[in-house]
RNA sequence: CAAGUUGGCCGGGUGAUCGCGUCUGGAGGCGUGAGCCAUCCAGCCGAGGAAAGUCCGCGCUCCACAGAGCACGGUGCCGGGUAACACCCGGGGCGGGGUGACCUGCCGGAAGAGGGCCACAGAGAAGUGCAGUGCCGGCCCUCACACCCGGCCCCUCUCCCGUUCGCGAAAACCGCGAACAGGCGAGGGAGUGAUGGUGAGGCCGGCGAGGGUGAAACGGCGCGGUAAGAGCGCACCGGCGUCCACAGCAAUGUGGGCGGCCAGGCAACCCCUACCAGGAGAAAGGCCAAACAGAGGCGAGGCGCUGCUCGCGCCGCUUGAGUCUCGGGUAGGCCGCUAGAGUCAGCCAGCAAUGUCUGGCCGAGAGAGAUGAUCGCCUAAAACAGAACGCGGCUUACGGGCCGACUUGGACA
Numbered sequence: 001c002a003a004g005u006u007g008g009c010c011g012g013g014u015g016a017u018c019g020c021g022u023c024u025g026g027a028g029g030c031g032u033g034a035g036c037c038a039u040c041c042a043g044c045c046g047a048g049g050a051a052a053g054u055c056c057g058c059g060c061u062c063c064a065c066a067g068a069g070c071a072c073g074g075u076g077c078c079g080g081g082u083a084a085c086a087c088c089c090g091g092g093g094c095g096g097g098g099u100g101a102c103c104u105g106c107c108g109g110a111a112g113a114g115g116g117c118c119a120c121a122g123a124g125a126a127g128u129g130c131a132g133u134g135c136c137g138g139c140c141c142u143c144a145c146a147c148c149c150g151g152c153c154c155c156u157c158u159c160c161c162g163u164u165c166g167c168g169a170a171a172a173c174c175g176c177g178a179a180c181a182g183g184c185g186a187g188g189g190a191g192u193g194a195u196g197g198u199g200a201g202g203c204c205g206g207c208g209a210g211g212g213u214g215a216a217a218c219g220g221c222g223c224g225g226u227a228a229g230a231g232c233g234c235a236c237c238g239g240c241g242u243c244c245a246c247a248g249c250a251a252u253g254u255g256g257g258c259g260g261c262c263a264g265g266c267a268a269c270c271c272c273u274a275c276c277a278g279g280a281g282a283a284a285g286g287c288c289a290a291a292c293a294g295a296g297g298c299g300a301g302g303c304g305c306u307g308c309u310c311g312c313g314c315c316g317c318u319u320g321a322g323u324c325u326c327g328g329g330u331a332g333g334c335c336g337c338u339a340g341a342g343u344c345a346g347c348c349a350g351c352a353a354u355g356u357c358u359g360g361c362c363g364a365g366a367g368a369g370a371u372g373a374u375c376g377c378c379u380a381a382a383a384c385a386g387a388a389c390g391c392g393g394c395u396u397a398c399g400g401g402c403c404g405a406c407u408u409g410g411a412c413a
Stems, first nucleotide, its partner, number of pairs: 001409010012378007020046002023043005028037003048384001052395002055393005060281004073276004077091005092107006108272002114270002116266003133210001134207006141201005149196001151192002153189005159183002162180007219237002222234003238262002240259008285335004294326005301315005342361005348355002
């Protein structure tokens, strides 16, 4: 310098003008009232990192609740953090990706509780697993074959034994030679198939090696063993179980002994197990409270023209005009409502998440619902998007910018 990984932060600024809302103060107005005003003036303040999705956990409120259990639901490696969590931090195990920094998936139990399922393909998919191909044995089964081996027949040869003859001085023994017959062996030939043999098929049986199917076929490899095979036996390797030692709070790791035990997968199917969990939600909920209706009391007059007197009219006189009180509570109004498990900095503890302490900071709170618009400057001003009881998380959306740490490659010194 380039490419990248990761953690954190920012989420337009500023000025002018106009506009909107809460609040405070003033003016004016409305209402029987609680109180209110889309009226005027002034002042302060006025969305987010996600305010979003409403997925998880809480606070708060009301309802329910003797205790225990069942059912239903959720969570699930270990330790820590926290008000709590399915969140966060640290660690462990088994995997995947990257040269690397680093990113990323899964996690109680599947022989030693039980049930269920395992598509397609395949002979067989789970406890008597499989014989289609294949290997092997047997058969008083059926064929084929003279290529191979063996038997039977013939020929040749070596050798051997026997008999006879000849020769040597030779009757015999002995030696040499020949003929005949025979035998073992070798070679050649002809035939033979209910003699074995070989091959094919059939039947009966053994097998879990090879091939093949599949995501998965019941450890791997070698030697022995066997008719052929096989943890059938043995050595080594792997797995599982069990025992021991050491390290660790633990998950777990390392080392050793023993047992041929060799055990498939799915628990996001039921299930088992440990732990957690009452329900509903701010339209929660609390307070005030017209009108109409109701209950109770008083009650002979009441109302209008009409301010008073008279008069007239209407209503009423126990089937009660009118009036007072009461409870619940509708319309309506107020509260709940925003300073809190808050945030920032520092010290200390801790690897960290986080916590204690000290100090500083905090100004939307509506209720048909405000937070906007235009222009100038900052090079461009633009992204996703907007509170509605609050808080902690997760997830999702997002133009651009800043800072730290680290990795790889290159160049130069």
A computed fold for a 413-nucleotide RNA from an Anaerolineales bacterium, annotated as Bacterial RNase P class A. The RNAcentral record of the sequence draws on ENA. Its Rfam family is "Bacterial RNase P class A". About the family: Ribonuclease P (RNase P) is a ubiquitous endoribonuclease, found in archaea, bacteria and eukarya as well as chloroplasts and mitochondria. The coordinates come from a structure-prediction model, not an experiment, and the mean pLDDT is 78. The gene name in the source record is rnpB. The organism belongs to Anaerolineales, within Bacteria. Of the family's consensus pairs, 92% are formed in the model.